[in-house]
Context: one part of a larger RNA
């Protein structure tokens, strides 16, 4: 100068408190352990465990068995050879790779009578070398976690001190912020906060098609009144024109700034209220992560230094295996029911995907689907049914009409193939489970809870992830103490 303390002051934060929901059962997934021929690897306390993996039948793929190749699947170069060369490859062999070699037979460029010769490509053979998810993240790069979006972290020039180093950064208020304001031997200045950026919430101009449909005309039709049976009048669907008012779309502005108004404050930075207004004081919520901490993490995303391998730790097939199971743990899904389940009816969305796709009506099947073919490269077409919600009827507290593991049959679809080992239907089956000990975890508002909907990945395969919309609480007295941090201070045999 620091770090440390079961010291000390001041503040903070779903840290405690005060509230809701959750973890304990079934399954599903990681992991640990054990098992195995093999269950590849790597992540390990917060910060590993629904992590890498946005998707393990084969491939993937690295692990295990067994087959086969050697300059090699692949890349660049030399030097050789062959002339039916390259390529295509038929019979056997074989599980496939491989091996095997009949038969067919090229390209360019320059020459020849001529596939006649030379040379390119190409191909053999040999040598450099190719390879390698082999090791070392304690050799690095580059990207990330994390403390922590926490308010910190230097730096010039001056002062002070023999120096280490101080000072500024401290000190009075003040904020979310080292944010600002007054002071002061300091006076500037940088990275960080902030605010520049995109999104959401108001309003105005523009736009007007594939969105809109308030007025207005037209065709059509359902009902209802009148009726000279011709048909008018009302009020409702459909379709069309006309139109852009309304919703929307997507450019451009505008709008919020402690500007006004009161009171506090040191006249200051602020701080409580207010008025106005769609927003009120950082309006939400995103992007953004400061010197630097853990020899954190990755060499298996690439990239690299050294090291190891070279008829193998390189490449290739076929099978298994990553998917075992006495047992532990972590994250979740579905419940134990009446604020519920089950049947019938009726509304109201957002954000996304679509041409090797997404597929309508329309027929068949109880259903998964399966025939069909329309439209759509999509504000047009289509996935697409939003679900909870409501109304209406059943059930009457029971291991049940609760709840669905799990077995058995018969199915459908993807794919070369579903037996290890995939989704999914339909019929039978109906297992723990009656709100969960210790303990422990989210969350402070469009949040917690519940509810449904889409997408990457992807032939198939989601209880996960990553978005998007419905409904929608309950509590914060307050910092005593628990866990972290932040500044000031004081003790130290620590560095």
């Nucleotide at each position: 100068u620091g770090a440390c303390g079961g010291g000390g002051g001041c503040c903070c934060g779903c840290a405690c408190a005060a509230g809701c929901g959750g973890u304990g059962a079934a399954c599903a997934u990681g992991u640990g352990g054990u098992u195995u021929a093999a269950u590849u690897c790597g992540a390990u306390g917060c910060u590993a465990c629904g992590c890498g993996a946005a998707g393990a039948a084969c491939c993937u793929c690295a692990c295990c068995a067994g087959g086969g190749c050697u300059u090699g699947a692949c890349a660049u170069g030399u030097a050789u050879g062959a002339a039916g060369u390259a390529g295509u490859g038929a019979a056997c062999c074989g599980a496939a790779a491989g091996g095997g070699g009949a038969a067919c037979c090229a390209a360019c460029u320059g020459u020849u009578a001529a596939g006649u010769c030379a040379g390119u490509g190409g191909c053999u053979u040999a040598c450099a070398c190719a390879g390698g998810u082999g090791c070392u993240g304690c050799a690095u790069g580059g990207c990330u976690g994390u403390c922590g979006u926490c308010a910190g972290c230097u730096c010039g020039u001056g002062u002070c001190g023999u120096g280490a180093g101080a000072u500024g950064u401290u000190g009075g208020g003040u904020u979310a912020a080292g944010u600002c304001c007054c002071g002061c031997a300091a006076c500037g200045a940088g990275c960080g906060c902030a605010a520049c950026c995109a999104u959401u919430a108001c309003c105005u101009c523009u736009u007007g098609u594939u969105g809109c449909c308030a007025c207005u005309c037209c065709u059509u039709u359902a009902u209802a009144u009148c009726u000279u049976c011709g048909g008018a009048u009302a009020c409702g669907g459909a379709g069309g024109a006309a139109g852009c008012a309304c919703u929307c779309u997507a450019g451009a502005g505008g709008g919020a700034c402690u500007g006004c108004c009161u009171g506090g404050g040191u006249u200051a930075a602020c701080c409580a209220g207010g008025a106005g207004g769609a927003a009120g004081g950082c309006g939400g919520a995103g992007a953004u992560g400061a010197c630097g901490u853990c020899a954190a993490g990755u060499c298996a995303g690439u990239a690299c230094g050294g090291c190891c391998u070279u008829u193998a730790u390189g490449c290739u097939c076929u099978g298994g295996g990553c998917u075992a199971c006495a047992c532990a743990c972590g994250u979740g899904u579905u419940a134990c029911a009446a604020u519920g389940g089950c049947u019938g009816g009726u509304a109201c969305a957002a954000a996304g995907g679509g041409u090797u796709g997404c597929c309508a009506a329309c027929c068949c099947g109880c259903g998964a689907g399966g025939g069909g073919g329309a439209g759509c490269u999509a504000a047009u077409c289509c996935c697409a049914a939003a679900a909870a919600a409501c109304c209406a009827g059943c059930c009457c507290c029971a291991g049940u009409u609760c709840a669905g593991a799990u077995u058995g049959g018969a199915g459908u679809c993807u794919g070369c193939a579903a037996u290890c080992c995939g989704a999914c239907u339909c019929c039978a089956u109906g297992a723990a489970g009656c709100c969960g000990g210790a303990a422990u975890c989210g969350c402070u508002a469009g949040u917690a809870a519940u509810g449904g909907c889409a997408g990457a990945u992807c032939a198939g395969c989601a209880c996960g992830c990553u978005g998007c919309c419905g409904u929608g609480a309950a509590u914060a007295c307050g910092u005593u103490c628990c866990c972290g941090g932040g500044c000031c201070u004081u003790g130290u045999a620590c560095a």

The part of an RNA shown here (small-subunit ribosomal RNA, 3' major domain) has 495 nucleotides and comes from a metagenome. RNAcentral holds the full RNA, with entries from SILVA. Its mean pLDDT, the model's own confidence on a scale to 100, is 82.